[in-house]
A computed fold for a 385-nucleotide RNA from a Micrococcaceae bacterium, annotated as Bacterial RNase P class A. The RNAcentral record of the sequence draws on ENA. Lineage of the source: Bacteria > Bacillati > Actinomycetota > Micrococcales > Micrococcaceae. Its Rfam family is "Bacterial RNase P class A". On this family, see Frank and Pace, Annu Rev Biochem 1998: "Ribonuclease P: unity and diversity in a tRNA processing ribozyme".
RNA sequence: UGGGACAGCCAGGCGGCCGCGCGUCACCCCAGGGUGGCUCGAGGAACGUCCGGGCUCCGCAGGGCAGGGUGGUGGGUAACGCCCACUCGGGGUAACCCGCAGGACAGUGCCACAGAAAACAGACCGCCUCCGUGCCGUUCCGGCGGGACGGAGGUCAGGGUGAAACGGUGGUGUAAGAGACCACCAGUUCCCUGGGUGACCAGGGAAGCUAGGUAAACCCCACCCGGAGCAAGGCCAGACAGGACAUGAUUGAGGGCUGCCCGCCCGAGUGUCCGGGUAGGCCGCUGGAGACUGCCGGCAACGGCAGCCGUAGAUGGAUGGCCGCUACGCCUCCGCGGGUAACCGCGGGGGAUGACAGAACCCGGCGUAUCGGCUGUCCCAUCCG
Numbered sequence: 001u002g003g004g005a006c007a008g009c010c011a012g013g014c015g016g017c018c019g020c021g022c023g024u025c026a027c028c029c030c031a032g033g034g035u036g037g038c039u040c041g042a043g044g045a046a047c048g049u050c051c052g053g054g055c056u057c058c059g060c061a062g063g064g065c066a067g068g069g070u071g072g073u074g075g076g077u078a079a080c081g082c083c084c085a086c087u088c089g090g091g092g093u094a095a096c097c098c099g100c101a102g103g104a105c106a107g108u109g110c111c112a113c114a115g116a117a118a119a120c121a122g123a124c125c126g127c128c129u130c131c132g133u134g135c136c137g138u139u140c141c142g143g144c145g146g147g148a149c150g151g152a153g154g155u156c157a158g159g160g161u162g163a164a165a166c167g168g169u170g171g172u173g174u175a176a177g178a179g180a181c182c183a184c185c186a187g188u189u190c191c192c193u194g195g196g197u198g199a200c201c202a203g204g205g206a207a208g209c210u211a212g213g214u215a216a217a218c219c220c221c222a223c224c225c226g227g228a229g230c231a232a233g234g235c236c237a238g239a240c241a242g243g244a245c246a247u248g249a250u251u252g253a254g255g256g257c258u259g260c261c262c263g264c265c266c267g268a269g270u271g272u273c274c275g276g277g278u279a280g281g282c283c284g285c286u287g288g289a290g291a292c293u294g295c296c297g298g299c300a301a302c303g304g305c306a307g308c309c310g311u312a313g314a315u316g317g318a319u320g321g322c323c324g325c326u327a328c329g330c331c332u333c334c335g336c337g338g339g340u341a342a343c344c345g346c347g348g349g350g351g352a353u354g355a356c357a358g359a360a361c362c363c364g365g366c367g368u369a370u371c372g373g374c375u376g377u378c379c380c381a382u383c384c385g
Base pairs, nucleotide, nucleotide: 001381002380003379004378005377006376007375008374009373010372012326013325014324015323016322017321018320020041021040023038024037025036026035027034028033029032043356047367048366050365051364052363053362054361055229056228057227058226062262063261064260065259067225068224069223070222071221072086073085074084075083076082087101088099089098090097091096102220103219107218108217109214110213111212124159125158126155127154128153129152130151131150132149133148135146136145137144138143167185168184169183170182171181172180186210188207189206190205191204192203193202194201195200233283234282235281236280242274243273244272245271246270247269254266255265256264257263290309292307293306294305295304296303297302328354330351331350332349333348334347335346336345337344338343
């Protein structure tokens, strides 16, 4: 200098005018409103609502069955499907990144197309043996050799198909072949020793000769899981009109145990339809597993202690608009410098524009969107000293 990996930060600033919401103060009418002053007033994702929790209400004697979720190991946490560290597998020269990472000798199912055959398989071509028919060559007339067609078999080494074809190389063996056998290598299972909290790793031995894939198919194993949600829930104020039908009171409707069953408990009303009324206010409502700084423990996630900081709370839903100056980036023009040039650097003039998006009970995550700009650490290549 060029290319790359990872971590993090910013999301313009100042002023003026007008406007909106909460709060508060003053004044005015005073049921409740109005006017003015002051303070405060969106985000890194406030978003999607995918996961986890707090909080609230219902439920919480017991047993059984479904259903859902998670899935290497250890740790962190209120909890998690999140985070950290490690193991294993994969990618990259590397920094580093990715993994929906239990079980396919418990059982069942499925494997398109192509191909002969897709699971304890299979003979299309090829290779080999035997039988029959006829042909050619040779002959010492007994035969011998060669190839063709048809039939019966053997074979999985080779070709070809496929995402995948039932270990690889060399040899023995054979009619031809084959883990059929042997040596080495790879892999599987089991055992022993050592290391590690563990996943797992290293070394040694034995067996059998090789065992396809798919569990984001059913399933099996281990662990976890009550239901509904701030329209939760509570208080205040206010309005209204009942009627028809069905069914039931111990031979018990209906309800609760919030997915179901058993079982238990309550039990005199309940269900459907028609008709009528209301749709106001207050609380919940923002200080919480909180942010920042320092020290300590820990590889880290994170935890402990100390100090310090502090006002969004709307409910048809506020947080906005215009103007001026200015920072950064963009476009364009001019001047100067460098360069053969593309272009680069500095100074100045003009112009347009600034991303994604917006609280609604509150947190922890994940995912997704984002004009641009900045910082730090590391890796690779090249050049110079």